[in-house]
RNA sequence: GCCGGUGUGGUGGAAUAGGCAGACGCGACGGACUCAAAAUCCGUUGAGGGCAACCUCGUGGGGGUUCGACUCCCCCCACCGGCA
Numbered sequence: 001g002c003c004g005g006u007g008u009g010g011u012g013g014a015a016u017a018g019g020c021a022g023a024c025g026c027g028a029c030g031g032a033c034u035c036a037a038a039a040u041c042c043g044u045u046g047a048g049g050g051c052a053a054c055c056u057c058g059u060g061g062g063g064g065u066u067c068g069a070c071u072c073c074c075c076c077c078a079c080c081g082g083c084a
Stems, first nucleotide, its partner, number of pairs: 001083007010026003019067001027045006046057004060076005
């Protein structure tokens, strides 16, 4: 240099012939149980705003297509593999 793959909450990882983003775990926080703990069980858990109802933003970065993009197209970045 060329070709291919991957990039999603704190973490692993789902969601693709375009249609509610974050299922299911781990972790964290709160609670139950306990003399106390472990284990187990219940609840909450992306960010910002709001007393609340709710609103806005968010899939590596930037742009495009579309009523609508994690998903399709273009450029870039990082990592992994192959070729030279």